[in-house]
Molecule: RNase P RNA; transfer RNA
Organism: marine eukaryotic metagenome
RNA sequence: AAUUGGAUUGUCGCUGUAGAUUAUCUGCAGAGGAAAGUCCGGGCUCUUUAGAGGUACAGUGCCAGUUAACGGCUGGCGAGGGUAACCUUAGGGAUAGUGCCACAGAGAAUAUACCGCCUAAUCAAGGUAAGGGUGAAAAGGUGUGGUAAGAGCGCACCGGUUUUCUGGUAACAGAAAACGCAUGGCAAACCCCACUGGGAGCAAGACUAAAAAGAGACGACACUGCGAAAGCAAAAAACAACCUUUAGUUAGUCGUCAGGGUUAGUCGCUUGAGUUUAGGUGCGAGCCUAAAUCUAGAUAAAUGACAUCUUAAAUGACAGAACCCGGCUUACAGAUU
RNA sequence: GCGAGAUAGCUCAGGCGGUCAGAGCGUCGGAUUCAUAACCCGGAGGUCGAGAGUUCGAGUCUCUCUCUCGC
Numbered sequence: 001a002a003u004u005g006g007a008u009u010g011u012c013g014c015u016g017u018a019g020a021u022u023a024u025c026u027g028c029a030g031a032g033g034a035a036a037g038u039c040c041g042g043g044c045u046c047u048u049u050a051g052a053g054g055u056a057c058a059g060u061g062c063c064a065g066u067u068a069a070c071g072g073c074u075g076g077c078g079a080g081g082g083u084a085a086c087c088u089u090a091g092g093g094a095u096a097g098u099g100c101c102a103c104a105g106a107g108a109a110u111a112u113a114c115c116g117c118c119u120a121a122u123c124a125a126g127g128u129a130a131g132g133g134u135g136a137a138a139a140g141g142u143g144u145g146g147u148a149a150g151a152g153c154g155c156a157c158c159g160g161u162u163u164u165c166u167g168g169u170a171a172c173a174g175a176a177a178a179c180g181c182a183u184g185g186c187a188a189a190c191c192c193c194a195c196u197g198g199g200a201g202c203a204a205g206a207c208u209a210a211a212a213a214g215a216g217a218c219g220a221c222a223c224u225g226c227g228a229a230a231g232c233a234a235a236a237a238a239c240a241a242c243c244u245u246u247a248g249u250u251a252g253u254c255g256u257c258a259g260g261g262u263u264a265g266u267c268g269c270u271u272g273a274g275u276u277u278a279g280g281u282g283c284g285a286g287c288c289u290a291a292a293u294c295u296a297g298a299u300a301a302a303u304g305a306c307a308u309c310u311u312a313a314a315u316g317a318c319a320g321a322a323c324c325c326g327g328c329u330u331a332c333a334g335a336u337u
Numbered sequence: 338g339c340g341a342g343a344u345a346g347c348u349c350a351g352g353c354g355g356u357c358a359g360a361g362c363g364u365c366g367g368a369u370u371c372a373u374a375a376c377c378c379g380g381a382g383g384u385c386g387a388g389a390g391u392u393c394g395a396g397u398c399u400c401u402c403u404c405u406c407g408c
Base pairs, nucleotide, nucleotide: 001337002336003335004334006309007308008307010306011305012304014030015029016028017027018026019025020024032318036329037328039327040326041325042324043323044201045200046199047198048247051245052244053243054242055241057197058196059195060194061193062076063075064074065073066072077091078089079088080087081086092192093191097190098189099186100185101184114132115131116128117127118126119125140158141157142156143155144154145153159181160179161178162177163176164175165174166173167172205267206266207265208264209263210262216257217256218255219254220253221252224233225232226231237250238249239248274293275292276291277290278289279288280287281286338408339407340406341405342404343403346362347361348360349359355393364380365379366378367377386402387401388400389399390398
């Protein structure tokens, strides 16, 4: 790090369901690898079918693949570590801009002169970035020439930047040429760039039953101005976090129908990106095909106790479904690898 | 299902990372008083809930856990 996390046609009890029958009997099924944390992603439901462009906010950030989707997973690249096998990695942009770099130190970013070195008789002044010292970090490194002393000042090698070529789907790698190459670090600081995201959540939501009002649905009429009419002209508001825009919906009067919240019940509710086996394909995550199979669905909430067997042991770990799935993270006695 | 928080014994500050770990109450010692309290002076007391990461440097930024509170 991974796997596993006893079995039973026995007895009693509990939940669901089917049947018989009328309150009882019989048959069948009955927690997990994490059901947990709620850290991500999706289905489903309501909200206007969530449309277009922008802003704000939030998230992600090498490349390719995989997937319903993801910040997950797989393979690779670069970087770091290790003798090695191998392991780790939130890894775009620092000449778009702003900001920060404490203390120490001469100097912390349009370079600087404390000690030292050189010029100079000395001081003052000037040159210098080799050496010392400070620091997490001091403006390419080593060598050689050069010089008053020095310095990419010149040269060789290494490093870097730019361009071209070659290989690769790509990230990137390799080679050649040119450039002496001052301009550091931090973006898990603001930010820029690219991409993604509407909000709320099964207490979503739907139906049934039970008074009245507000509200709601349907139908009719009415629905700005001018005009006989055709027609012409004008036109406000609300509804998605904000703005613009496109469409849609709503509004006044009368009549009819009908009954919100709440409570109770039913549905949603478990056949699903399902599980198992076999074959094929791919380095792999995964995908394709075939066959078999149905495996909790409660609502204050069932899944327990005893017995027997196996065993080194099972009295024993972590822990208990609550709409459902894919991941991540965390917990875990004993046994095995 | 959703949202906040954890800093001294208690209640709370800590702006955009640095010598900044603080305040009040409490506690300890002294002074005052015949004695006690109050007032006055001085001191101690903190791995900032735990563990990793980013950074030269983390109470602060990021991630994962633990605990508490609220709807």